[in-house]
């Protein structure tokens, strides 16, 4: 330099193909239980969906540009 995949909660990821409610597990906070803690149970999502522009009534999802990570080729 060329090609491809990926980027969503603190972490690991689903959702994207087929546009319309932002979610799961773990972790965390509070409460119950306990002498105390753990386990268990209940409640709580804590997010500019990597950034920008465009299309659309409506974008995590479609198009384009940019940034970052990984893999392959040279």
């Nucleotide at each position: 330099g060329g090609a491809g995949a990926c980027g969503u909660a603190g972490c690991u990821c689903a959702g994207c193909c087929u546009g319309g409610g932002a979610g799961a597990g773990c972790a965390c906070a509070c409460g119950a239980c306990u002498g105390a803690a753990g386990a268990u149970c209940g409640u709580g999502g804590u997010g500019u969906c990597g950034g920008g522009u465009g299309u659309u009534c409506a974008a995590a999802u479609c198009a384009c540009c940019c940034c970052g990570u990984c893999u392959c080729c040279a």
A computed fold for a 74-nucleotide RNA from a Candidatus Nanoarchaeia archaeon, annotated as transfer RNA. It matches the Rfam family "tRNA". Gene Ontology term of the family: triplet codon-amino acid adaptor activity. Rfam classes the family as a transfer RNA. The coordinates come from a structure-prediction model, not an experiment, and the mean pLDDT is 83. The RNAcentral record of the sequence draws on ENA. Lineage of the source: Archaea > Nanobdellati > Nanobdellota > Candidatus Nanoarchaeia.